RNA sequence: UCAGCAGGUCACCUUAUCGCCGCGCCAAUGGUGCGGAGGAAAGUCCGGACACCAUAGUGCAGUAUAGCGGGUAACGCCCGUCCACCUAAGGGUGAGGACCAGUGCAACAGAAAGAAUGUACAGAUAAUGCUGUAGUGAAACCAGGUAAACUCUAUGCGGUGCAACGUCAUGUAAAUCAGUGUUUGAGGGUGCACGCCCGAGCUGAAGGGUAGGCGGUUAGAGCUUUUGGGUAACCAAGAGCCUAGAUAAAUGAUAGGGGCAUUCUAACGUAUUAGGAAGAAAUUCUGAAACAAGUUUAGAAUGAACAGAAUCCGGCUUAUGACCUGCUUUUUUU
Numbered sequence: 001u002c003a004g005c006a007g008g009u010c011a012c013c014u015u016a017u018c019g020c021c022g023c024g025c026c027a028a029u030g031g032u033g034c035g036g037a038g039g040a041a042a043g044u045c046c047g048g049a050c051a052c053c054a055u056a057g058u059g060c061a062g063u064a065u066a067g068c069g070g071g072u073a074a075c076g077c078c079c080g081u082c083c084a085c086c087u088a089a090g091g092g093u094g095a096g097g098a099c100c101a102g103u104g105c106a107a108c109a110g111a112a113a114g115a116a117u118g119u120a121c122a123g124a125u126a127a128u129g130c131u132g133u134a135g136u137g138a139a140a141c142c143a144g145g146u147a148a149a150c151u152c153u154a155u156g157c158g159g160u161g162c163a164a165c166g167u168c169a170u171g172u173a174a175a176u177c178a179g180u181g182u183u184u185g186a187g188g189g190u191g192c193a194c195g196c197c198c199g200a201g202c203u204g205a206a207g208g209g210u211a212g213g214c215g216g217u218u219a220g221a222g223c224u225u226u227u228g229g230g231u232a233a234c235c236a237a238g239a240g241c242c243u244a245g246a247u248a249a250a251u252g253a254u255a256g257g258g259g260c261a262u263u264c265u266a267a268c269g270u271a272u273u274a275g276g277a278a279g280a281a282a283u284u285c286u287g288a289a290a291c292a293a294g295u296u297u298a299g300a301a302u303g304a305a306c307a308g309a310a311u312c313c314g315g316c317u318u319a320u321g322a323c324c325u326g327c328u329u330u331u332u333u334u
Base pairs, nucleotide, nucleotide: 003328004327005326006325007324008323009322010321012258013257014256015255016254017253018252020036021035022034023033024032025031026030038306042317043316045315046314047313048312049311050161051160052159053158057194058193059192060191062157063156064155065154066153067081068080069079070078071077082096083094084093085092086091097152098151102150103149104146105145119134120133121132122131123130165215166214167213168212176205177204178203179202180201187198188197189196190195222241223240224239225238226237227236228235229234260303261302262301263300264299265298266297267296268294275286276285277284278283
């Protein structure tokens, strides 16, 4: 220097004018102070918090996970470790229980691919693939392989979701017709069957009224930092902080300056140097050029990706700009 791998940081600040939303205050149709979108807010893939409903089992079905140990509110997530595989390495991946419970699958080649078969040579026998070797193939003598093949084992799994749910107001037609049912139980709930529970209405037609407000709504399994424990994930204690709340959906537009990053130029640096002069020496005087490093100074130019909260949180996956740290060596040079 090329390439690769692992981990991490940031992804803006301010002024002026105008505009939007929330909270507070005031002299209140306005003014003023403070605040206002991400590391993934995305995908809706998992797990929960919260809210309401159900909870009666028995049998069957479905679905998820799968070495061992730990973490967590929990998980299909994270950490450690064993084994297997990939890679030159650093690293990465794992749908990692069971093939004597059963059923399947394996082209071609080969004589034959399993309750199967007997090609070639040799040995043995009364005789026979009875024994050995070779050949084909991934696999050929009670054959092993395969379970992100069906299946079996172990362990688990109620449902719906903030458009949940609660509450207030307004308004109508609590009506009409037909069928059916009312403890001879229609209909509904429970994944299905039985069973159990609720139950006086249910289905259809035609017609009428409304769909508005408030709460839920953001103080948390919260964030930052220090100390201790632990290989780590993480746990415990101390101190500090409060950081959107819209509801058809706010968080913006214009202009200037700055910050950050990249590139280029110049200077500094490189240099108490190299060299030169004097001197017995120690040392003194003089004194460059240039590469590299540089969170150095100045100037100029350029640039910022993926993308927009909608109940909230923990993960995983995907998209993406710039930079930093560490590691590897099949890259290149000295």
The prediction has a mean pLDDT of 77. This is a predicted structure of a 334-nucleotide RNA (Bacterial RNase P class A) from a Flavobacteriaceae bacterium. It matches the Rfam family "Bacterial RNase P class A". Gene Ontology terms of the family: dimeric ribonuclease P complex, ribonuclease P activity and tRNA processing. By type it is a ribozyme. The organism belongs to Flavobacteriaceae, within Bacteria.